[in-house]
Context: one part of a larger RNA
RNA sequence: CACCGCCCAUCAUGCCACCCGAGCUGGCCCUCAGCGAGGCCCGGGCAAAACCCGGGUCGAGCUGGGGGCCGGCGAGGGGGGCAAAGUUGUCACAAGGUAGCCGUAGGGGAACCUGCGGCUGGAUCGCCCCCC
Numbered sequence: 001c002a003c004c005g006c007c008c009a010u011c012a013u014g015c016c017a018c019c020c021g022a023g024c025u026g027g028c029c030c031u032c033a034g035c036g037a038g039g040c041c042c043g044g045g046c047a048a049a050a051c052c053c054g055g056g057u058c059g060a061g062c063u064g065g066g067g068g069c070c071g072g073c074g075a076g077g078g079g080g081g082c083a084a085a086g087u088u089g090u091c092a093c094a095a096g097g098u099a100g101c102c103g104u105a106g107g108g109g110a111a112c113c114u115g116c117g118g119c120u121g122g123a124u125c126g127c128c129c130c131c132c
Stems, first nucleotide, its partner, number of pairs: 003096001005093001008089002011086001013083004018078003023073013038058008099120009
């Protein structure tokens, strides 16, 4: 490589990570109840610290219930990013061919469209003022 320009979105294809997710599953913590090895203390039997009986207390762990936290798998769902030459249209950029944009509401294959309010970061035309 300068309008045979630029550029937007849907859709299609591939890859990547992410979010949601029925359900499945692992770990930890708290709590309630039951069971409870064993330690300690007291009393009794006995000659005895051993052994036996009774009581109290501490109590690892096990079982069941409730609650919380962290993780794995996951049908399916959702958008996002990226990718020389795919599809449909043409939204924006020159008044981009309905000026554009912002807010809001409704609508629509998509870019978007329409209503209301606002802005000029709008072209064009006219008038006024200032400068050359």